Annotation
The RNA shown here (transfer RNA) has 73 nucleotides and comes from Ancoracysta twista. NCBI's taxonomy places the organism under Eukaryota, Nebulidia, Nebulidea, Nebulidida, Ancoracysta. It matches the Rfam family "tRNA". It is annotated as a transfer RNA. The coordinates come from a structure-prediction model, not an experiment, and the mean pLDDT is 82.

[in-house]
RNA sequence: UGUGAGGUGGAGUAGACGGUAACUCGCCAGGCUCAUGACUUGGAGAUCGUAGGUUCGAGUCCUACCCUCACAA
Numbered sequence: 001u002g003u004g005a006g007g008u009g010g011a012g013u014a015g016a017c018g019g020u021a022a023c024u025c026g027c028c029a030g031g032c033u034c035a036u037g038a039c040u041u042g043g044a045g046a047u048c049g050u051a052g053g054u055u056c057g058a059g060u061c062c063u064a065c066c067c068u069c070a071c072a073a
Stems, first nucleotide, its partner, number of pairs: 001072007010025004019056001027043005049065005
């Protein structure tokens, strides 16, 4: 430098053909327990990498850029 894959709560991942973001772990609170853990109930937490564009509507489509990984030079 080129090609390909990826960037989504604190972490790891979902999210066919565009219709308003879910799961597991973690965190906080209650229950249970002598107590921690386990179990159980509830809750908080994501400008979806950045900036534009298309659309009634974008995590999803288009463009540019940034970052990570792999391959090739």